């Protein structure tokens, strides 16, 4: 560049205090944070299956949790906000910035 991001999925060891990207909130945390291992799970981005198409060893398009082979993922919506618009308000839409993927 570009597609999601309101669904889903945790127990152990080891470890000793932070952890949710800054910030302000609100949370989680010695009933054990990060990390790091080990198993288990989720999940269809990529692949695989599979059905059509075309200008045909390729490329397009559809659909299927039927498979976890690449990656990811497994407290709160990306935990909420921040900037913009529209609303009295609740709230709504957008943008940016993250994550992930190709």
């Nucleotide at each position: 560049u570009u597609a999601u991001c309101g669904a889903g999925a945790g127990u152990g060891g080891u470890g000793g205090a932070g952890g949710g990207g800054a910030a302000g909130g609100c949370c989680c945390u010695g009933c054990g944070a990060a990390a790091c291992c080990a198993c288990a799970g989720c999940a269809a981005c990529c692949g695989a299956u599979u059905c059509g198409c075309c200008a045909a060893c390729g490329g397009c398009g559809g659909a299927u949790g039927u498979c976890a082979g690449g990656u990811g993922c497994u407290a709160a919506u990306u935990c909420c906000u921040g900037c913009c618009c529209c609303g009295a308000a609740c709230g709504g839409g957008g943008a940016g910035a993250g994550a992930u993927g190709a």
Molecule: SAM riboswitch aptamer (S box leader)
Organism: uncultured Syntrophotalea sp.